c-di-GMP-I riboswitch aptamer from Nitrospira sp., 90 nucleotides, folded computationally. Lineage of the source: Bacteria > Nitrospirota > Nitrospiria > Nitrospiraceae > Nitrospira. The sequence was found by an Rfam model in a public genome assembly. Its mean pLDDT, the model's own confidence on a scale to 100, is 84.
RNA sequence: UCCGGAAAAAGGCAAACCAUCUGAAAGGGUGGGACGCCAGGCCAUGGGCCUACGUCUCGGAAGUCGAGAUAGGGUUGCCAGGUUGCCCGC
Numbered sequence: 001u002c003c004g005g006a007a008a009a010a011g012g013c014a015a016a017c018c019a020u021c022u023g024a025a026a027g028g029g030u031g032g033g034a035c036g037c038c039a040g041g042c043c044a045u046g047g048g049c050c051u052a053c054g055u056c057u058c059g060g061a062a063g064u065c066g067a068g069a070u071a072g073g074g075u076u077g078c079c080a081g082g083u084u085g086c087c088c089g090c
Stems, first nucleotide, its partner, number of pairs: 003089003011038003017032006035077001041083003045080003048075003053072001054070006
């Protein structure tokens, strides 16, 4: 270096929930808070999952109407892949 993560230590992150801001929504930011994590650091590249403003299709006499489809939107704390890094060596 590769490989591995039992125990420990250093260090770091922070689910639910609450407040507030933001967004059409899903979701996200900040503060509080810790269920957990050890790459829960970073990158939406592949799959999965969530949402449907807009768009398309259909219905309807019509609408600030209804139904369906769809990611240019999200999620890395769903998995894989890429990339950089900390501790330890049973």